Context: one part of a larger RNA
RNA sequence: UGACGGGGGCUCACACAAGCGGUGGAGCAUGUUGCUUAAUUCGAUUCAACGCGAAGAACCUUAUCCUGGGUUUGACAUAUAUGGAUUAACUCUUGGAAACUUGAGCCACGCCCUUCGGGGUGGAACAUAUACAGGUGCUGCAUGGCUGUCGUCAGCUCGUGUCGUGAGAUGUAGGGUUAAGUCCCGUAACGAGCGAAACCCUUGUCGUUAGUUGCCAGCGAGUAAUGUCGGGGACUCUAACGAGACUGCCGGUGUUAAACCGGAGGAAGGUGGGGAUGACGUCAAGUCCUCAUGGCCUUUAUGCCCAGGGCUGCAAACGUGCUACAAUGGCGUGUACAAACCGACGCAAGACCGCGAGGUGGAGCAAAUCGGAAAAAGCACGCCCCAGUUCGGAUUGUAGUCUGCAACUCGACUACAUGAAGUCGGAAUCGCUAGUAAUCGUGUAUCAGCGUGACACGGUGAAUGAGUUCCUGAGCCUUGUACA
Numbered sequence: 001u002g003a004c005g006g007g008g009g010c011u012c013a014c015a016c017a018a019g020c021g022g023u024g025g026a027g028c029a030u031g032u033u034g035c036u037u038a039a040u041u042c043g044a045u046u047c048a049a050c051g052c053g054a055a056g057a058a059c060c061u062u063a064u065c066c067u068g069g070g071u072u073u074g075a076c077a078u079a080u081a082u083g084g085a086u087u088a089a090c091u092c093u094u095g096g097a098a099a100c101u102u103g104a105g106c107c108a109c110g111c112c113c114u115u116c117g118g119g120g121u122g123g124a125a126c127a128u129a130u131a132c133a134g135g136u137g138c139u140g141c142a143u144g145g146c147u148g149u150c151g152u153c154a155g156c157u158c159g160u161g162u163c164g165u166g167a168g169a170u171g172u173a174g175g176g177u178u179a180a181g182u183c184c185c186g187u188a189a190c191g192a193g194c195g196a197a198a199c200c201c202u203u204g205u206c207g208u209u210a211g212u213u214g215c216c217a218g219c220g221a222g223u224a225a226u227g228u229c230g231g232g233g234a235c236u237c238u239a240a241c242g243a244g245a246c247u248g249c250c251g252g253u254g255u256u257a258a259a260c261c262g263g264a265g266g267a268a269g270g271u272g273g274g275g276a277u278g279a280c281g282u283c284a285a286g287u288c289c290u291c292a293u294g295g296c297c298u299u300u301a302u303g304c305c306c307a308g309g310g311c312u313g314c315a316a317a318c319g320u321g322c323u324a325c326a327a328u329g330g331c332g333u334g335u336a337c338a339a340a341c342c343g344a345c346g347c348a349a350g351a352c353c354g355c356g357a358g359g360u361g362g363a364g365c366a367a368a369u370c371g372g373a374a375a376a377a378g379c380a381c382g383c384c385c386c387a388g389u390u391c392g393g394a395u396u397g398u399a400g401u402c403u404g405c406a407a408c409u410c411g412a413c414u415a416c417a418u419g420a421a422g423u424c425g426g427a428a429u430c431g432c433u434a435g436u437a438a439u440c441g442u443g444u445a446u447c448a449g450c451g452u453g454a455c456a457c458g459g460u461g462a463a464u465g466a467g468u469u470c471c472u473g474a475g476c477c478u479u480g481u482a483c484a
Stems, first nucleotide, its partner, number of pairs: 001484002003481003007478007015468002019432005026323008034314002042053002065309007074132001078131006090105003095100001109122005134298002137296003143292002145287003148283001150281001155194006161170003174185003200275004205243007215232002219230003246269001249263005325425001329384007341372003346365002351360003391422001396417007438460007
C1' cells in the first nucleotide's frame, strides 16, 4: 500500500421489511447431468453454465459422431512443365443405395495460312506431373477481435508543488449536500484527464409549414350501406422545423453557501418516463466450432464426396417454461375497442366446396391506397350448480389436411373417439415500486414445413412501501492482523 475480520462508524440497493404474483407438488415442452448406445458430434458448469452458442437437427444443416461405399493435386486457390481438339459440359447408356463408374454420341472460341482435305498459334477448359491445397484436429494457460461480470457501481488516475531516508502520502482527508469524486464550505496544495452529468434517439404538451394513399366539421350530390363522389384543411393523423422545464418564481429550513421541504403556474417539476451510452481494472472468466492468428499434429487421411442412421435414445436427478387444479370460472350465441410489424420465389380479398385442418380460384397490392387481420381479455343474454364435474387436458386408437424428392425412426395441424395425473403444492427459493406487477391477445426474425422459446407491440390494470434493527451485496472513512 492492499486484502481480510462472526471489528467500528456513515451511506446505498426489490437487500430486507410492507405487499402482489410465482417456482419447489401434477402433466407436458425445453436445456443439462447421468445412464444407455455402433454413434447418442462439440462447446458452456456458483452468482456470471443449464428455452445458453442453436433467429428454427426429417434429408441438407452435421461437425469421420456411427455404419457402409468411394476418392487422392483432391470440393476450393495460385504457379510451373508437358499434352493437344483427344477432352469438359450436355444427351443416351452399363453397374450402383447414391457418390461415382462403363461405353457411345453431339458440339465448339479468337488470329494467321490454305491446294478447302487441313495445318500453325494463343486463351479458356481438360488430362498428367510437381510445388501445394485442406483440417469444426490440439492449445482461449501463446494470441487478436468480440463478449460476460463486479456495475451505470462512483469510482480510477496524472502534471507540477509540498511532506517523508524510503515504500508512499497529500491532492481524493474533514463539515454539509447529491442519483453521482454532484456541488458548496474549508484546506499544502494548485490544476487537469478518464468516468458521472450534458450532447443523441424515443415518449408526454403546444405552435408553424405541408394535405396524399390519411382526415371529414360545415356546404352540395348519391346509396340498401360505407369519406362513396364534388369539395374542404377546421379536427385527427402523418413528418420536418421550432417553443417548452432552468430549482426560473414564492414561502420555510440551512453557514449569507451548496442544497432540502412545501407551494404556485404548467401538458410535464426538480435526472419528467424509457432507451442507447459501461471509467482504471477484476475473474490466466468465455470463445482457436463466427472470423483472424503463433506453435504443434495430420497429408491414400484427422482432407474430400455419398447413402443410411445418430444429434429426438430413458430406471432417475436438476434448471427454465407452458397448461391446469376451476364459478373473479367453463361452454354457447351476439357485439365493441389497439399498437407495432410483414408482403413479389410474396401477402392474398370477395365467391364456391369441406364439420374442420384446408381446397378451387384469383380481384387488388413493391403498399398511410390492396392483403395478412379475427385482436383477445371486455360487454349483453343463456346453460352448468361445486362434482374429479360441461374442471383439466396428458395418453392412446381411427380417419384426414398441409409443407416437402421424402414425415417409419423424427414435422405441424384437423375431426371423431379416449379422458391420465392434478382439489393450490414440504424444506427452501424467485420476480416486481406504476402504466410497474398480474392478466389478455397481436406481430416479427430464423424459416419449404415446424416455438409453450427469443425479440418487439399494444389492451385491461392493482397492492404495498417512503423505513434501515436484521439477512445479502456494494461504496467511503477508521481500526486490528502471525496474510501478500